[in-house]
Molecule: transfer RNA
Organism: Patescibacteria group bacterium
RNA sequence: UCCCCGGUAGCUCAAUGGCGGAGCAGGAAGCUGUUAACUUCAAGGUUGCUGGUUCGAGUCCAGCCCGGGGAG
Numbered sequence: 001u002c003c004c005c006g007g008u009a010g011c012u013c014a015a016u017g018g019c020g021g022a023g024c025a026g027g028a029a030g031c032u033g034u035u036a037a038c039u040u041c042a043a044g045g046u047u048g049c050u051g052g053u054u055c056g057a058g059u060c061c062a063g064c065c066c067g068g069g070g071a072g
């Protein structure tokens, strides 16, 4: 320098172009003599950044940034 994959909640990952979710962690409540376990509830998001396409973009396109792999 070039090619491929990835970037979504604190972490691991979903989401056909049409309401952004789950599990775990953390918080609150219940249960208990207490803790753990278990149950319930609530919270948590500028979907890496900037543009473009579209009635509508996490998703498609371009550039850039970051991470991983490969070629030279």
Base pairs, nucleotide, nucleotide: 001071002070003069004068005067006066007065010024011023012022013021018055027041028040029039030038048064049063050062051061052060